[in-house]
RNA sequence: CCAGAGGGCCGGGCGACCGCGUCGGGAUUUGUCCCGCCGAGGAAAGUCCGGGCUCCACGGAACGACGGUGCCGGGUAACGCCCGGCGGCCUUUCGUCUUCGGACGCGGGGUCAGGGACAGUGCCACAGAAAGCAGACCGCCGUGCUUCGGCACGGCAAGGGCGAAAGGGUGCGGCAAGAGCGCACCGCGGGACCGGCAACGGAACCGGCACGGCAAACCCCACCGGGUGCAAGACCGAAUAGGGGUGGCGCAUGGGCCUGUUCCGGCCCGCCGCCCGGGUUGGUCGCUUGAGCCCCUCCGCAAGGACGGGCCUAGAGGAAUGGUCGCCCAUCUGCUUAUCGGCAGAGGACAGAACCCGGCUUACAGGCCCUCUGGCAAA
RNA sequence: GGGCCUGUAGCUCAAUGGUAGAGCCAGCCGCUCAUAACGGCCAGGUUGGGGGUUCGAAUCCCUCCGGGCCCACCA
Repeated sequence: CCAGAGGGCCGGGCGACCGCGUCGGGAUUUGUCCCGCCGAGGAAAGUCCGGGCUCCACGGAACGACGGUGCCGGGUAACGCCCGGCGGCCUUUCGUCUUCGGACGCGGGGUCAGGGACAGUGCCACAGAAAGCAGACCGCCGUGCUUCGGCACGGCAAGGGCGAAAGGGUGCGGCAAGAGCGCACCGCGGGACCGGCAACGGAACCGGCACGGCAAACCCCACCGGGUGCAAGACCGAAUAGGGGUGGCGCAUGGGCCUGUUCCGGCCCGCCGCCCGGGUUGGUCGCUUGAGCCCCUCCGCAAGGACGGGCCUAGAGGAAUGGUCGCCCAUCUGCUUAUCGGCAGAGGACAGAACCCGGCUUACAGGCCCUCUGGCAAA
Repeated sequence: GGGCCUGUAGCUCAAUGGUAGAGCCAGCCGCUCAUAACGGCCAGGUUGGGGGUUCGAAUCCCUCCGGGCCCACCA
């Protein structure tokens, strides 16, 4: 310097002119006009999580149902988010061993929704002899028979074959053939020990291997969760038929009707909810000072935290934030040039606040920076 | 702005995690003088897109896309 992977930041700048909108002030013939301040984002998006706030419901606790989360530690208001660590898988430099297939170790990068499969239930299609305390098709070996092609009985599970998966792997010994049958190494399991807050790791001992996979299947364990969503909600004003249907409540005191009185009972008036029907499409608040932004110092590996200083930065009704020109900055194209370069033209992505925050996910032309890997060149 | 539902052949719908099917439609053939009806044959699928879990996904999980529905205040 080039290419790839991962991460972070920015995402046009300056000036002039013409506009758009809220707010404040002024003028006014009430139509509007003038002046001033301010005026989108990293995602304002999807609404996938977590909160603030609001109203509704609710005496407290435990258990259950339903939904969600799930290695460990930390951060945070909280989280399914973030940081650090552990472990699995993939890839790779180097080293060791090698039966040349590979195995192991130190390290780098990527990735993981990563509790539990000896609590129970369920599933494992097709193929295959056998698929869950499994099994013997081809095969190997022994004995017997033989028409010399094989057949019967028994032993075996190494090799072949099927499959996603065949109940440890490699090697040596052993055997009729074999097999953890024996041994070495690796893997696996067990109970103590050591290190670590923990997840987990480590050498030794014991066990000859018994215990397959799936929980983004039911389930078990631990933890969390009341509902609602600013069209929430509060106040003022205007208008309309406080109409009809239906369900619930009726403890006490009432009113009316059901025969004049008493008792019992029923219906209506009453209260609450739902549906149909009727009216309005006005104003104010909620509303933007907030887990806010910037800077210095300190603590922490980091996420982040603490102290101090400075700043106020859209609040809005279907709702404004734009355009032209000039210069510059990337970028592209054409012409020219040995090269540096010069001239002309094109040209700036995704998108856009609507109660507010913290995350995640998705979209995004182009540019800058950092780390790692590979290649080329030079010293 | 907020909440919720849904997506399988041209249309309407099925399908315990194990080969994606049915009816109508379309096409061809038969029947008929001809058309319809009827009979026979047959095509047509990114299960909305992508990723993951699993041996295996229309189905389970995540994410994106498309379509649809609902909402205010007063008495």
This is a predicted complex of two RNAs, RNase P RNA and transfer RNA, with 454 nucleotides together. It holds a member of the Rfam family "Bacterial RNase P class A". It is annotated as a ribozyme. Its mean pLDDT, the model's own confidence on a scale to 100, is 78.